[in-house]
Molecule: Bacterial RNase P class A
Organism: Candidatus Sulfotelmatobacter sp.
């Protein structure tokens, strides 16, 4: 320097003009006195993911969701945290690279991740392959016998048997490597590695190390069912709270006054021994009038006429709810600096800062200078001129994470290759 890879970070800069949202202050107009509108000035105004809505919380409401059953999720150990499926540290495992060993294996380094249970039970293991789990004999190897060929060593072929070393298939083939052994082989024997049981030591633990016994049982899949342990009530700011039109509907109250007649009811008084009768008053019913409301006719006063008048129209008040408005709404598990504790995640402390709160939803457009990338031209070169481009995306109650998208750039680490010293 280049390639691959892991981590951290930035994600156009400055200025001008015109706009938008919001806050403060001043002036003016209107006002139902709460405020609204206009103008001028000043302050603030998207992200590392604001995204997906996948986890975990705050907050709010319904409400107490227990045991059990069902369902969902999580699953090495320890720690961090408000909490988490997140993060940090460790352990074991795996890929790759390097070193080492006769080899298996072991050691070192970067990186990776749903990393508990497969000797409770059930199920599955495609294709290929002889065989995919109570093992199996396709090729090959070895032994015995028969037949044929051959001078012979031997070869060919058939039958029976042995063999899991070799070949071949597969994601996976019944412990691995080496030596011995054998007709050929085989934990058949031995050494080492692995595995299982027991014991000891170290560690909070996962686990590691050592000793000892056993030739070795128990293939893989639980992101198949399942068994075990633990956790889990639901809905979500369109949560929810408050104020509150018009219209429709609900409840309560009002919904006028007068005159005459008739019968009835009640009460009082008088007469009567009593039954009863008379008078007066009140009440509602009914009839008529007047009056009122309303429709029609005539241009109006007014007149005529129809209908209605104790329950409607209508009026007042109350309550629910809608539109609309206000709150929730942004000072917070907040940001920055420094110090201390800790390997670290993180915690504690000092000092400083205030950083969008809209709500059909502002955060934009244009111009200039510069930066970056690319293309073309000029130039020996440095450089200059011109064109085009600068990603992904965009708050909506708020935080902590994860995941996904992203032009271009900066810094740090690991491995490999090349060049120079």
């Nucleotide at each position: 320097c280049a390639g691959c890879u892991g981590g951290a970070c930035c994600g156009g800069a400055c200025g001008g003009u015109c706009g938008c949202u919001u806050c403060c202050c001043g002036c003016g107009u209107c006002u139902u006195c709460g405020g609204a509108c206009g103008c001028a000035g000043g302050g603030a105004g998207a992200g590392g993911a604001a995204a997906g809505u996948c986890c975990g919380a705050a907050c709010u409401c319904c409400g107490c969701a227990u045991a059990g059953c069902a369902g969902u999720g999580u699953g090495c150990c320890g720690g961090a945290u408000a909490a988490c499926g997140u993060c940090c540290g460790g352990g074991a495992g795996g890929c790759c690279g390097g070193g080492u060993u006769c080899a298996a294996g072991c050691c070192c380094g970067u990186c990776c991740g749903a990393c508990g249970g497969a000797a409770a039970g059930u199920g599955c293991c495609a294709c290929a392959g002889a065989a995919a789990a109570c093992a199996u004999a396709c090729c090959g190897c070895c032994c015995u016998c028969g037949u044929c060929c051959u001078u012979a060593c031997g070869g060919a072929u058939g039958a029976g048997g042995g063999u899991a070393a070799g070949g071949g298939u597969g994601a996976a083939a019944a412990g691995g490597u080496g030596c011995g052994g054998u007709a050929a082989g085989a934990g058949c024997g031995c050494a080492c590695c692995g595995c299982c049981g027991c014991c000891g030591c170290a560690g909070c633990a996962a686990u590691g190390c050592g000793g000892u016994g056993g030739g070795c049982a128990g293939g893989g899949c639980a992101a198949a069912c399942c068994a075990c342990a633990c956790a889990c009530g639901g809905a979500g700011c369109a949560a929810g709270a408050c104020c509150a039109a018009a219209u429709a509907g609900g409840a309560a109250g009002g919904g006028a006054a007068c005159c005459g007649g008739a019968a009835c009811u009640u009460g009082a008084u008088u007469c009567u021994c009593g039954c009863g009768a008379a008078u007066c008053a009140a009440g509602g019913u009914u009839c008529g009038g007047c009056a009122c409301g309303u429709g029609c006719c005539g241009g109006c006063u007014c007149g005529g006429u129809g209908c209605g008048u104790c329950a409607a129209a209508c009026c007042u008040u109350c309550g629910g709810g809608u539109a609309g408005g206000u709150c929730g709404c942004u000072a917070g598990a907040g940001c920055c600096u420094c110090g201390c504790a800790g390997c670290g995640a993180u915690g504690c402390g000092u000092g400083g800062c205030c950083c969008a709160g809209a709500g059909g939803a502002a955060u934009g457009a244009c111009c200039g200078u510069c930066c970056c990338a690319u293309c073309g031209g000029a130039g020996c070169a440095a450089u200059c001129c011109g064109g085009c481009g600068g990603a992904c995306a965009g708050a909506a109650u708020u935080c902590g994470g994860c995941u996904u998208a992203c032009a271009g750039g900066u810094c740090c680490g690991g491995c490999u290759g090349c060049c120079a010293c």